RNA sequence: AUCUCAUCUAGAGUGGCCGAGGGACGGGCCCAGUGACGCCACGACAACCGCCCGCCAGUCAGAAUGGCGGGGUCAGGUGCCAAUUCCCACCCGGUAUGGGGGAGAUGAGAG
Numbered sequence: 001a002u003c004u005c006a007u008c009u010a011g012a013g014u015g016g017c018c019g020a021g022g023g024a025c026g027g028g029c030c031c032a033g034u035g036a037c038g039c040c041a042c043g044a045c046a047a048c049c050g051c052c053c054g055c056c057a058g059u060c061a062g063a064a065u066g067g068c069g070g071g072g073u074c075a076g077g078u079g080c081c082a083a084u085u086c087c088c089a090c091c092c093g094g095u096a097u098g099g100g101g102g103a104g105a106u107g108a109g110a111g
Stems, first nucleotide, its partner, number of pairs: 002110007013042005021031003026088003043081001045079001048077002050074001051072003054068004085103001090100003
């Protein structure tokens, strides 16, 4: 690379460097020399993993270990900090502030 599962209408920015495009892709609509995007520093946000607690299983009783669609004022590993994944796209449809799918992103795992 690829595959599986879960989530994606919540939340959270300042400074420095750089200098022209950026928002994945097509269309739209936005952001951007009043400096976007990107990089760095610091700061935040956040409970996916981890950690702690609880419950259940486990045991003669414990422990190890496992499970939880239980909790946490925990930030260690990731992630994230314009706009619903910015909107639409493909299908269904009662035509809409609807449902589903695809693609993408993130995490955990497999390999």
This is a predicted structure of a 111-nucleotide RNA (SAM riboswitch aptamer (S box leader)) from a Terriglobia bacterium. Of the family's consensus pairs, 91% are formed in the model. The prediction has a mean pLDDT of 80. The organism belongs to Terriglobia, within Bacteria. It was read from a public genome assembly, where an Rfam model found it.